[in-house]
This is a predicted structure of a 72-nucleotide RNA (transfer RNA) from a Nitrososphaeria archaeon. Its Rfam family is "tRNA". The family's RNA type in Rfam is transfer RNA. Rfam describes the family as follows. Transfer RNA (tRNA) molecules are approximately 80 nucleotides in length.
């Protein structure tokens, strides 16, 4: 150095142009003598960064930065 795939909630992921999700975690009610367990609700996101296309980007392009994986 080159080529590929990834970066999204605290975790692990979906989501492939038109309101940003979903499990588990957290938190708060209920239940319970009490704790787990169940049931319900609530918070939590400048989609790695900067630019570009477009009416309208998480998705499309460029450039970058971080990790994996082949190559040499």
């Nucleotide at each position: 150095g080159c080529u590929c795939c990834g970066g999204u909630a605290g975790c692990u992921c979906a989501g492939u142009g038109g309101u940003a999700g979903a499990g588990c975690g957290a938190u708060a009610g209920c239940c319970u003598u009490g704790u787990a367990a169940g049931c319900u609700a609530u918070a939590g996101g400048u989609c790695g960064c900067g630019g570009g296309u477009u009416c309208a980007a998480a998705a499309c392009c460029c450039g970058u930065c971080c990790g994996g994986a082949g190559c040499u």
NCBI's taxonomy places the organism under Archaea, Thermoproteati, Nitrososphaerota, Nitrososphaeria.